Overview
This is a predicted structure of a 72-nucleotide RNA (transfer RNA) from an uncultured Verrucomicrobiales bacterium. Its Rfam family is "tRNA". By type it is a transfer RNA. Model confidence (mean pLDDT): 80 of 100.

[in-house]
RNA sequence: GCCCCAGUAGUUCAAUGGAUAGAACAAGACUCUCCUAAAGUUUAGAUGUGGGUUCGACUCCCGCCUGGGGUA
Numbered sequence: 001g002c003c004c005c006a007g008u009a010g011u012u013c014a015a016u017g018g019a020u021a022g023a024a025c026a027a028g029a030c031u032c033u034c035c036u037a038a039a040g041u042u043u044a045g046a047u048g049u050g051g052g053u054u055c056g057a058c059u060c061c062c063g064c065c066u067g068g069g070g071u072a
Stems, first nucleotide, its partner, number of pairs: 001071007010025004018055001027043005048064005
């Protein structure tokens, strides 16, 4: 250089073109407790980036970026 795969919350993962992108753990607040832990309730938090297709895109197409694998 070329080919393939992946990129969603702090972390691990869902969402197979259609409702306000969900869950667990983690974090904050509250309840409980003499205190802590545990447990319960609750809050905030994400689609790598730029375009395109479509009535509608996390999803399909193209470029770029990052990571992994293959090839000489």